[in-house]
This is a predicted structure of a 384-nucleotide RNA (Bacterial RNase P class A) from a Candidatus Nanopelagicales bacterium. Its Rfam family is "Bacterial RNase P class A". Gene Ontology terms of the family: tRNA processing, dimeric ribonuclease P complex and ribonuclease P activity. The family's RNA type in Rfam is ribozyme. The sequence is in RNAcentral, with records from ENA.

RNA sequence: CGAGUCGGUCGGGCGGCCGCGGCACCCCUGUGGUGUCGAGGAAAGUCCGGACUCCAUAGGACAGAGCGGUGGGUAACACCCACCCGGGGCGACCCGCGGGCAAGUGCAACAGAAAGCAGACCGCCUCUGGAGACAGAGGUCAGGGUGAAACGGUGGUGUAAGAGACCACCAGCAGAUGUGGCAACACAUCUGGCUAGGUAAACCCCGCUCGGAGCAAGACCAAGAAGAAUGAUGGUUUCGGCCAAGUUCGUGUGAAUGGGUUGUCCGCCCGGUAUUCACAGGUAGGUCGCAUCAGGCUGCUGGUAACAGCAGUCGCAGAUGGAUGGCCGCCGCCACCCACAUGUGGGUGAGGCACAGAAUCCGGCUUACAGGCCGACUCGCCCC
Numbered sequence: 001c002g003a004g005u006c007g008g009u010c011g012g013g014c015g016g017c018c019g020c021g022g023c024a025c026c027c028c029u030g031u032g033g034u035g036u037c038g039a040g041g042a043a044a045g046u047c048c049g050g051a052c053u054c055c056a057u058a059g060g061a062c063a064g065a066g067c068g069g070u071g072g073g074u075a076a077c078a079c080c081c082a083c084c085c086g087g088g089g090c091g092a093c094c095c096g097c098g099g100g101c102a103a104g105u106g107c108a109a110c111a112g113a114a115a116g117c118a119g120a121c122c123g124c125c126u127c128u129g130g131a132g133a134c135a136g137a138g139g140u141c142a143g144g145g146u147g148a149a150a151c152g153g154u155g156g157u158g159u160a161a162g163a164g165a166c167c168a169c170c171a172g173c174a175g176a177u178g179u180g181g182c183a184a185c186a187c188a189u190c191u192g193g194c195u196a197g198g199u200a201a202a203c204c205c206c207g208c209u210c211g212g213a214g215c216a217a218g219a220c221c222a223a224g225a226a227g228a229a230u231g232a233u234g235g236u237u238u239c240g241g242c243c244a245a246g247u248u249c250g251u252g253u254g255a256a257u258g259g260g261u262u263g264u265c266c267g268c269c270c271g272g273u274a275u276u277c278a279c280a281g282g283u284a285g286g287u288c289g290c291a292u293c294a295g296g297c298u299g300c301u302g303g304u305a306a307c308a309g310c311a312g313u314c315g316c317a318g319a320u321g322g323a324u325g326g327c328c329g330c331c332g333c334c335a336c337c338c339a340c341a342u343g344u345g346g347g348u349g350a351g352g353c354a355c356a357g358a359a360u361c362c363g364g365c366u367u368a369c370a371g372g373c374c375g376a377c378u379c380g381c382c383c384c
Stems, first nucleotide, its partner, number of pairs: 001380010012331007020038007027030001040355001044366002047364005052214004059266004064210005069083005084098001085096004099205002104203002106199002121144002123140007152170006171195001173192008218288004227249004233244004251280007258270004293315001295314008332353002334349007
């Protein structure tokens, strides 16, 4: 200097004028004034995990769902970190539905005799028949062919011809011992049988984990028709009462014996003033939940790291037909052009500046993204 790999970060800033919402304070209480704060790295997807609320007092089994190497982190996870194994890459690094096919059942077009305890198509050998060509019976996956793949490879012994039938050396599989490691595993030595393919993101088996619903959760206030009770006040009375204001309660009718507990069963709990279902009626307004929390930032300590602990510091939206905006100026960035020389100056473009908009909250994953900045590492070339 070039080519790459991995990680982090910005993605507009400053000022003025006007306009919105929250909070605090003030007062002349008004659509008031002052101060302060006010959309993201993904707010998207709704794919995971939880916090929180209610069911509810909450157990077991089956089903179902999820995960799938080991160890660690975390509130938890299918997330993150480290390592192991397999594969890719010269490498930095990247990828992985990573337990089991000798538990069972399946699937694999075409070709081929045959695709899983398969297989005689060509061929080789022996016997019989035949003048011969050949035919029949038996043996034989060694050689050839088909195929992505044909039941280990090379060399020999042996055989009628062959074959792990046997032997030597390899590869694979299963196991034993030793060493290292928390472990997954790695290495070394030895033994065995000669070796039964692929696919489980096929059904399945094995191991581990798992209540449900969801802020439209849920809690409270107010209002309220039909109606019930009361009615100290008022009116009326045939003196028994009746009507009205007010106050309190409060849906009504019918049916069933059940209802709740994710689906099923057992068990448990509630229940006739209850629960469930169907029809009809009223209200549908407000407050809380609502943002101070698994919080951010900085430093130190521990740890390979993810992260944890300690100390200090900060408070950074809370709407509800739904606020966070509009205009102007300067700067920044980008594209192009010019000049000088490796960076600066000038000019043009004028909003040209990406993806995009909170709604209970948080930790992740996935997807989208104009342009810019920083760091570490790998490979190649050149110079010293």